[in-house]
Context: one part of a larger RNA
Molecule: large-subunit ribosomal RNA, half B
Organism: Helicosporidium sp. ex Simulium jonesi
RNA sequence: CUCACUCCAAGGAACUCGGCAAAUUAACUCCGUAUCUUCGGUAGAAGGAGUGCCUAAAUUAAAAAAGGUCUCAGUAAAAAGAUUCGAGUAACUGUUUAACAAAAACACAGCUCUCUGCUAAUUCGUAAGAUAAUGUAUAGGGGGUGACGCCUGCUCACUGACAAGUAGUGAACGCUUUUAGUGAUAAUUUAUAUUUGAGCUUUGGGCUAAAACCUUGUUGAAGAGAAGUUCUAACUAUGAGAAUUAUAAAGUAGCGAAAUUCCUUGGCGGGUAAGUUCCGUCCUGCACGAAUGGCGUAAUAACUCGAAUACUGUCUCGGAGUGAGACUUGGUGAAAUAACAAAAUCCGUGAAGAUGCGGAUUAAUGGCAUCAGGACAGAAAGACCCUUGAAGCUUUACUGGAAUCUGAAAUUGAAAGCUAUAUUUAACUGCGCAGCAUAGGUGGGAGAUUUUAAAUGAAAGUUUAGGCUUUUCAUUUAUCUUAAGUGAGAUACCACCCUUUUUAAUAUAAAAUUCUAACUUGAUUUUUUUCAAAGACAGUUUUUGAUGGACAGUUUGUCUGGGGCAGACGCCUCCUAAAAGGUAACGGAGGCUUCCAAAGAUUUUUUUAAGCGGGUUGGAAAUCCGUAGUAAAGUGUAAAAGCGUAAAAAAAUUUGACUGUAAAACUUAAAAGUUGAACAGGGACGAAAGUCGGGUUUAGUGAACCGACGAUUCUUUGUGGUAGGGUCGUCGAUAAAAUAAUAAAAGUUACUCAAGGGAUAACAGGCUUAUCUUCACCUAGAGUUCAUAUCGACGUGAAGGUUUGGCACCUCGAUGUCGGCUCAUUGCAUCCUGGAGCUGCAGCAGGUUCCAAGGGUUAGGCUGUUCGCCUAUUAAAGCAGUACGUGAGCUGGGUUCAGAACGUCGUAAGACAGUUUGGUCCGUAUCCGAUGUCAUCGUGGGAGUAUUGAGAGGAUUUUUUAAUAGUACGAGAGGACCUUAAAAAGCACACCUCUGGCGUACCAGUUUUUGUGCCAACAGAAAACGCUGGGUAACUAUGUGUGAAGUAAAUAACCGCUGAAAGCAUCUAAGUGGGAAGUUCACCUCAAGAUGAGUACUCCUAAAAAAUUUAGAGGCUCCGAAAAGAUUAACCGGUAAAUAGGUGUUAAGUUUAAAAUAAGUAAUUAUUGUAGCUGAGACAUACUAAUAAGCCAAA
Repeated sequence: CUCACUCCAAGGAACUCGGCAAAUUAACUCCGUAUCUUCGGUAGAAGGAGUGCCUAAAUUAAAAAAGGUCUCAGUAAAAAGAUUCGAGUAACUGUUUAACAAAAACACAGCUCUCUGCUAAUUCGUAAGAUAAUGUAUAGGGGGUGACGCCUGCUCACUGACAAGUAGUGAACGCUUUUAGUGAUAAUUUAUAUUUGAGCUUUGGGCUAAAACCUUGUUGAAGAGAAGUUCUAACUAUGAGAAUUAUAAAGUAGCGAAAUUCCUUGGCGGGUAAGUUCCGUCCUGCACGAAUGGCGUAAUAACUCGAAUACUGUCUCGGAGUGAGACUUGGUGAAAUAACAAAAUCCGUGAAGAUGCGGAUUAAUGGCAUCAGGACAGAAAGACCCUUGAAGCUUUACUGGAAUCUGAAAUUGAAAGCUAUAUUUAACUGCGCAGCAUAGGUGGGAGAUUUUAAAUGAAAGUUUAGGCUUUUCAUUUAUCUUAAGUGAGAUACCACCCUUUUUAAUAUAAAAUUCUAACUUGAUUUUUUUCAAAGACAGUUUUUGAUGGACAGUUUGUCUGGGGCAGACGCCUCCUAAAAGGUAACGGAGGCUUCCAAAGAUUUUUUUAAGCGGGUUGGAAAUCCGUAGUAAAGUGUAAAAGCGUAAAAAAAUUUGACUGUAAAACUUAAAAGUUGAACAGGGACGAAAGUCGGGUUUAGUGAACCGACGAUUCUUUGUGGUAGGGUCGUCGAUAAAAUAAUAAAAGUUACUCAAGGGAUAACAGGCUUAUCUUCACCUAGAGUUCAUAUCGACGUGAAGGUUUGGCACCUCGAUGUCGGCUCAUUGCAUCCUGGAGCUGCAGCAGGUUCCAAGGGUUAGGCUGUUCGCCUAUUAAAGCAGUACGUGAGCUGGGUUCAGAACGUCGUAAGACAGUUUGGUCCGUAUCCGAUGUCAUCGUGGGAGUAUUGAGAGGAUUUUUUAAUAGUACGAGAGGACCUUAAAAAGCACACCUCUGGCGUACCAGUUUUUGUGCCAACAGAAAACGCUGGGUAACUAUGUGUGAAGUAAAUAACCGCUGAAAGCAUCUAAGUGGGAAGUUCACCUCAAGAUGAGUACUCCUAAAAAAUUUAGAGGCUCCGAAAAGAUUAACCGGUAAAUAGGUGUUAAGUUUAAAAUAAGUAAUUAUUGUAGCUGAGACAUACUAAUAAGCCAAA
């Protein structure tokens, strides 16, 4: 010194983020018990009182009462709630991150929504099957909320869910039609060939066609959502109210600076001396709000916040003691780490913070103990940040995709109807005017109808007859038509048709119905029958479309004074650009992703703008005339360069805005880009020479692949023909991230991970100093007057390196980050104290400036705070630096991991320099450094004793009161300098007489228990004294004492004397004074390794000899010890001795021993007796032990 304990004067939370830790409380009996309340509770509320031992007899035990008795203290030890008040949150008991989070999170009973009718939904499984459940809606699954009380308001626009609807969109299959290819067959032909066009393949339509989309409606205890502006009442303010915009609806009740409030420490009130917290209230709700529930709420809580009582070493402010370590000795014996090692400080330098470089300084050599400032110490290839990757998660990212829904086909049969469509059959239907009148169309057509129009007659049949019936024939009549007439069309009759409606048959399709025999299920049973249900459905297989983060694979750009946000990304022009060309920046300015059939070509012609002069309406400006006019005009468009021979303006004729080629150059990484004479063809203009392959030039853009259209004397997988391909021409890219990764792509990670980066951020350092701080200059002004007592605008210049920044230079194979505590140290731009000048200085008190860094610079309330505000003091409560000094010194409240909540943002995963609660701080020190302490060697012989002081360090403070003196000053009020004295605060050093603390066995008391056979008396244990009351020495503070002394020296600012340069003046130039807490000395401590090793005194230095041995001034080992001490060392003593122990006496402490006797029923008391006992103190005393012995040592 660390850890674990014991005790503490006075105070009592002043400590601190916070009463953390510790202390207090505690058992049993009795009394007593508020508020609130769900009447159960709260409650052991709170708060009081008692407790030992003894007491006759009656049977025990227990309890009580009464009396007695001892102690500081009786649940005497041990064991055993601290309590209360006010808030937040969660109802509760429970559960949870095994090893940093126990919570407000989870769960919970209760409430509610929703699914599910049993072969249930759900879940697992490819399936069989299982689960649910041997249950059946009072059941089971899922979501939300979270006891209880009062409640749960508005919105269905969006998304979802549910229901209904079927106009539209909507796939496969099917039916139908069509395109292209091929070309069976047939016909014609002498033949080539022509025609025909089945089937197959193929193309595009149409019809039928589900779910779904869609439409309509419902639904919030589904996901969710829930505005703005203006005006207004007779002071002002406010705004019941009005107006307007607007919505799906315009936040209701309740609560509200809240776990939610940024501004904010909101305002007011309470509590406190003082309150960023807390409580109450207000409402201006950045950004509460009603089952992701709102507001309350008794009880409960190792929850969070605030207050109080008690209590205390948390603190003021420390002290003492105990044990275990540390330390020494003996034994045993690791690890991290280590480029090297002969490992100093300061200033500088330097990859920007040096033991190792430069300079200076300091430093004899080597150990041991101790401390942690440095070794950008150790530990872990930084977790923050960025880059490149990975992984988890999310979703209305992309692409898939289980599952679900859904149509078709198959398994798959029968019957009778209905409906629809098609074909066929048989019928019906058709009204302009005119016309006999209800004219469907066209063609044929002169007669038709034939008894189914009537009559008569005849014949036949039948009947007994009358008569009847049937058939045939004839005649007459009848009707219609032709004709006439009307009209666009003419009628009879026949044929083929159209329109409407209908009949029948056949075929197809849809939706229903019935059946039973597939298939399925149940029951039964002899194990393969029977019965029942259901039934061509379901189920299953293949296929169609829809839905589809359950699941899967991926994507989610780059530049960038870190990254993100913002911006940009290609092309053209200018400047930057440094007189060739080229040249960067998130440098400064602007344009483009076209336009024009003339704004192109040719030939010919002309000269502009703005002025000046003149001129009708006519003006500043219209058109006209003149003059002069190098370009100021115009040139489609940006800018630059150009242009009068015009590239500008105009007219006429035209299409060269041509086809096929291209030498040679420019430019250039590649790919691209640019200029282009000339040749051939066929043209335009011009008389011709000639010019013309778009536009005064430089922007107006996109490689390949893929696809489309046109052309083609190319090709054609046995042949022929197709398909397909090629070639030429053209088209499709805001592929604009514009040399274009894909046809097709967003987020999140604080649950994270890897590889890297100081190529790149956050801390610190460095450079810079815009900002910042300080100072100065200039005076306009303020100051009654007066710039400069004081203040000083506009403006200017420096210094500093404390702010916020800029840069990105060391460090990402780690330089730990705010604040506090502890310990400091430096600067001075000085807060106080000291000395001065000026003052708008009367005095006192101030203002301002100069010198000055010696010392000092408080305690609290709030907050994590630094800061700040406040309380009370003070001489004053300074400002900065030191890695925003200091985490191998502490803390860990804040920030900054993982849990959780609120507000807000986001569809979500999640996010927030927003808030809130919780949340692992490692270690044995190698080197330097520092504080101590030894040893070695040196100091020219060896020793002992005493000193000098180069140098170093320490100390250095201040106030109050009194006197001078109520004096100077002042109208008064008030009120000094100078000088002197006393006291005090703080600080430092020392000490233990006093006051106290502690005092681990010094004394006493006492509880439980064990033992010495019992009584008595003692001893042990009760967590390292059981507890309690005292306490010697030692150590100690709160106790006591002492200290900061100078009429010293030299100085600072400043004030002077004399005094010239400069006949004056001048503190200065020569000369000479004064002058500060500051400097030096003086005071205290260390100090000759001060290698510069100092000085003084005293002692020893002699023999023998021959290179060694004796002698011995002194010293050491050793021993007893100790006021010294880690070990060493220093001090004292060592028989010629009081060094220690013992013993004796005594101081001092404790407090009246044991035993005996006496009193009492007993507990107990009294006497002998201030007794007995006693560690460290004092004095004395050799009883014991310091014996014995050895070693070093001088020319």